[in-house]
Overview: Predicted 3D model of a 73-nucleotide RNA (transfer RNA) from a Candidatus Woesearchaeota archaeon.
């Protein structure tokens, strides 16, 4: 230069057109402990990488850009 895969809270992750995006560690705050740890209960944190389209409706589907990964040349 071509080809293919991936991008969703701080980290990893479910979600394949519709109801408030889901959950696990992480943080925080109270309870328990003499204290740490374990544990239990509650928060806090995402505008799903950008643009543009499709549709009554897009994290999901089409196009493009941008980043990263494997292959070819």
């Nucleotide at each position: 230069g071509g080809g293919c895969c991936u991008g969703u809270g701080g980290u990893u992750u479910a979600g394949u057109g519709g109801u408030u995006a889901u959950a696990a560690c992480g943080c925080u705050g109270c309870c328990u402990u003499c204290a740490c740890g374990a544990g239990g209960c509650a928060g806090a944190g995402g505008u799903c990488u950008c643009c543009g389209g499709u549709u009554c409706a897009a994290a999901u589907c089409c196009g493009g850009a941008c980043a990263g990964g494997c292959c070819c040349a």
Background
Model confidence (mean pLDDT): 81 of 100. Rfam family: tRNA. The sequence is in RNAcentral, with records from ENA.